[in-house]
């Protein structure tokens, strides 16, 4: 330097203004966000993981393990190469809760935990 292995540490953004109304940060017009790896080049809507929920098994409890669910894009230009840039127009957002329907409020949540990142040990080649 490489691969596997351990332990530690990190790890999600966004709601303002106006209009209806008895009541809405939930609707309507207009605001605002966008985890992680991959990808011939930078991705919320290409792949792909992780949260979230559900299912099954185990467990005295905390839970652990196994499985499934799981959104959304065109068009035009550049280029060697973009579904990722740049132009234009769009479209998406987990569960419960709420005097009225939430991506953005308030909980579960000052949690946990994963993918993933740092770094720390020693081992093997």
């Nucleotide at each position: 330097a490489c691969g596997a292995g351990u332990g530690c540490u990190c790890u999600g953004g966004g709601g303002u203004c106006g209009g209806u109304g008895a009541a809405a940060u939930c609707c309507c017009g207009a605001a605002c966000c966008g985890g992680c790896g991959g990808u011939u080049a930078a991705a919320g809507c290409c792949c792909g993981c992780g949260a979230c929920c559900c299912g099954c098994g185990c467990a005295u409890c905390c839970g652990c393990g196994c499985g499934g669910u799981u959104g959304a894009c065109u068009c035009g230009g550049u280029g060697g190469a973009a579904a990722u840039c740049c132009g234009a127009g769009g479209c998406c957002g987990a569960c419960g809760g709420u005097u009225a329907a939430a991506g953005u409020c308030c909980g579960g949540a000052u949690g946990g935990a994963a993918a993933g990142a740092g770094u720390a040990c020693g081992c093997c080649g």